[in-house]
The part of an RNA shown here (small-subunit ribosomal RNA, 5' domain) has 502 nucleotides and comes from an uncultured bacterium.
Context: one part of a larger RNA
RNA sequence: GGACGAACGCUGGCGGCGUGCCUAACACAUGCAAGUCGAACGGGGUUAUUUCUUCGGAGAUAACUUAGUGGCGAACGGGUGAGUAACGCGUGAGAAACCUGCCUUUCAGUGGGGGACAACAGUUGGAAACGACUGCUAAUACCGCAUGAUGUUCUCUGGGGGCAUCCCUGGGGAACCAAAGAUUAAUGGGCUAAAAAAGGGCCCCCCGUCUAAUUAACUAGAUGGGGGGGUAACGGCCCCCCAUGGCAACAAUCAUUACCCGGUCUGAAAGGAUGAACGGCCACUUUGGGACUGAAAUACGGCCCAAACUCCUACGGGAGGCAGCAGGGGGGAAAAUGGGUCAAGGGGGAAAACCCUGAUGCACCAACCCCCCGGGAGUAAAAAAGUAUUUCGGUAUGAAAAGCUCUAUCACCAGGGAAAAAAACGACGGUACCUCGACCAAGAAGCCCCGGCUAACUACGUGCCAGCAGCCGCGGUAAUACGUAGGGGGCAAGCGUUAUCC
Numbered sequence: 001g002g003a004c005g006a007a008c009g010c011u012g013g014c015g016g017c018g019u020g021c022c023u024a025a026c027a028c029a030u031g032c033a034a035g036u037c038g039a040a041c042g043g044g045g046u047u048a049u050u051u052c053u054u055c056g057g058a059g060a061u062a063a064c065u066u067a068g069u070g071g072c073g074a075a076c077g078g079g080u081g082a083g084u085a086a087c088g089c090g091u092g093a094g095a096a097a098c099c100u101g102c103c104u105u106u107c108a109g110u111g112g113g114g115g116a117c118a119a120c121a122g123u124u125g126g127a128a129a130c131g132a133c134u135g136c137u138a139a140u141a142c143c144g145c146a147u148g149a150u151g152u153u154c155u156c157u158g159g160g161g162g163c164a165u166c167c168c169u170g171g172g173g174a175a176c177c178a179a180a181g182a183u184u185a186a187u188g189g190g191c192u193a194a195a196a197a198a199g200g201g202c203c204c205c206c207c208g209u210c211u212a213a214u215u216a217a218c219u220a221g222a223u224g225g226g227g228g229g230g231u232a233a234c235g236g237c238c239c240c241c242c243a244u245g246g247c248a249a250c251a252a253u254c255a256u257u258a259c260c261c262g263g264u265c266u267g268a269a270a271g272g273a274u275g276a277a278c279g280g281c282c283a284c285u286u287u288g289g290g291a292c293u294g295a296a297a298u299a300c301g302g303c304c305c306a307a308a309c310u311c312c313u314a315c316g317g318g319a320g321g322c323a324g325c326a327g328g329g330g331g332g333a334a335a336a337u338g339g340g341u342c343a344a345g346g347g348g349g350a351a352a353a354c355c356c357u358g359a360u361g362c363a364c365c366a367a368c369c370c371c372c373c374g375g376g377a378g379u380a381a382a383a384a385a386g387u388a389u390u391u392c393g394g395u396a397u398g399a400a401a402a403g404c405u406c407u408a409u410c411a412c413c414a415g416g417g418a419a420a421a422a423a424a425c426g427a428c429g430g431u432a433c434c435u436c437g438a439c440c441a442a443g444a445a446g447c448c449c450c451g452g453c454u455a456a457c458u459a460c461g462u463g464c465c466a467g468c469a470g471c472c473g474c475g476g477u478a479a480u481a482c483g484u485a486g487g488g489g490g491c492a493a494g495c496g497u498u499a500u501c502c
Base pairs, nucleotide, nucleotide: 001502002501003500006498007497008496009495010494013373015371016370018368019366020365021331026329028327030326031325032324035072036071037070040069041068043066044065045064046063047062048061049060050059051058052057079284080283081282088209089208090207092205094203098201099200100199104196105195106194108192109191110190111145113143114142120135121134122133123132124131125130151176152175153174154173155172156171157170158169159168160167161166183186211255218246219245222244223243224242225241226240227239228238229237260280261279262278263274264273265272266271286307287306288305289304290303309320310319311318312317337363339362346357347356348355349354376406377405378404379403386397387396388395389394410443413437414435415434416433446491447490448489449488450487451472452471453470457486458485459484460483461482467474468473
């Protein structure tokens, strides 16, 4: 000098773009943050129309609605960085060892049956949370049967190739395995099997990835093999048996610290420091463990167990998880609204209309950062008073002010008022913007410094005191260095200080 997620002191006019718990991964009241589909299904309700009627009511149709069964979603999106020195991340390879819902393309099919369980009704337990029993019922829920190859497994037999295990491709045979209907009847939308593609994911490997040797030895599923289990898949991943290996001064092991990267800051570069915001990956979602469902989770707003904590209780038992968005407490030098909208671009569901979306897009708060703008012009005037100083002549403030005459950027008031990818729809927003509209110089300047480094000097007070200080140093009676005043210098809605990095 530059930088900053900054803080502190003094001060503070406007606007725009960003950013805003770095500390306690501390514990959280309250509200919201993941639903949707009636064109899968049977009931219930409301309204309208209508049929029958013993005038009590019963039935049908249509529209709307929805507790339950069912489907898809809830594994995305959001937050945080505790753990992790690791194939976690980065870079480049590999899979002849793999999986893949929804979307797209291709091909074939969608036949015929069965038995239940919710809802509901009845009985019943419990303070509650929540159940238990009996009976009825539907389906795109569940289960057999049929058909079935290009699928899977086994087997027989050709061809080609390679990188060891092997891979690709052709023919014959056997066994096994599918389905779902609905509607407003369509060039629509589903279901089943198979093949491909895209996108996604899992796995493996070379290399790189902080400090410490006042950490020198470490290791028994440990290293390898045979066989098996398990997995989508390879593998001591797991198990039985066998062998005794494996790693290490090219730093193993132990310990400290730490998510990693694209990037960011600085520097001429090399490099150094750093990893907030934005983007990619990983890990976690009170702590520890576990699986279920599913294409995918070992699942933040799912389940089970244990633990700590908090709450309810009729003492028998139950409920909870803000490192989602707001918000309160606590900690701290230190950080915002219990806002509003799905208008846009996205996501989920739906045939669609549409619904949901604290993701997102906006607004609010904060000079926290960066950037832009404004705080007037002429005259008065060679010029008042005051103040400071003085050699008492003057000098400085001062080419200042008051006064007078103007102008109107910004702000304020009034009127008009958007765009945002054809039309329609606009949260922001009566916002931005426009006005030869109005109004008034008013509403808009401070902070630090003045011994040298370093731009800027005098007076008084103080008297090694009070104090200053980044370094040198200043102060013990004329201090340009302390304090005040006048004057001056620098930057300016900021200016200084402190912390940290280069």
Model confidence (mean pLDDT): 82 of 100.